The RNA shown here (transfer RNA) has 72 nucleotides and comes from a Nanobdellota archaeon. The sequence was found in a public genome assembly.

[in-house]
RNA sequence: GCGUCUAUAGCUCAGGGGUAGAGCGGCUGCCUUGUAAGCAGCAGGCCGUGGGUUCAAAUCCCACUAGGCGCU
Numbered sequence: 001g002c003g004u005c006u007a008u009a010g011c012u013c014a015g016g017g018g019u020a021g022a023g024c025g026g027c028u029g030c031c032u033u034g035u036a037a038g039c040a041g042c043a044g045g046c047c048g049u050g051g052g053u054u055c056a057a058a059u060c061c062c063a064c065u066a067g068g069c070g071c072u
Stems, first nucleotide, its partner, number of pairs: 001071007010024004018055001026042005048064005
């Protein structure tokens, strides 16, 4: 330099056009002598950045940024 994949909640990951979910973690309450476990609830992300297409974009297209892999 070229190709390819990845980027979504604190972490690990779903979601592939109709304003986002799970598990773990956090917080509150119940339970317990207390802790853990269990049960119930709550908070937390405008989806890496900038454009384009579209009535509508996390999703499709382009560029860029960061990272992984491969080739030279």
Annotation
Rfam family: tRNA. Rfam classes the family as a transfer RNA. From the family's description: Transfer RNA (tRNA) molecules are approximately 80 nucleotides in length. The source organism's lineage runs through Archaea, Nanobdellati and Nanobdellota.